[in-house]
This is a predicted structure of a 93-nucleotide RNA (Glycine riboswitch aptamer) from a Gammaproteobacteria bacterium.

RNA sequence: AGAAAUCCCCCCGGAGAGAUCCCGGCAUAAGACCGGGACGCCGAAGGCGCAACGCGCCCGUAAACGCUCAGGCAAAAGGACGGCGGGAGACAA
Numbered sequence: 001a002g003a004a005a006u007c008c009c010c011c012c013g014g015a016g017a018g019a020u021c022c023c024g025g026c027a028u029a030a031g032a033c034c035g036g037g038a039c040g041c042c043g044a045a046g047g048c049g050c051a052a053c054g055c056g057c058c059c060g061u062a063a064a065c066g067c068u069c070a071g072g073c074a075a076a077a078g079g080a081c082g083g084c085g086g087g088a089g090a091c092a093a
Stems, first nucleotide, its partner, number of pairs: 006088004011083003018039001020038006040073003046069001047067003053060002
């Protein structure tokens, strides 16, 4: 003199798919809420899986692909990922 990967924080953007049906709490009806059940559907929290090929194995490829365990299917919330700024990384290489 002096980065980057990566991680954290604020803000902004951010898709898909039944405000499905039934029973109970519930009592006169309806709605909302809570609990349980049935069928259908979605993939972008998380989780799991994968070929050619490298390289025989492990491993990489490898996730925006596949599965749908979990999660979700009005709005809100959440949300992979992307962007501005700040901090750590770093009195470091």
Model confidence (mean pLDDT): 78 of 100. Its Rfam family is "Glycine riboswitch aptamer". Gene Ontology term of the family: glycine biosynthetic process. The model forms 90% of the base pairs in the Rfam consensus. NCBI's taxonomy places the organism under Bacteria, Pseudomonadati, Pseudomonadota, Gammaproteobacteria.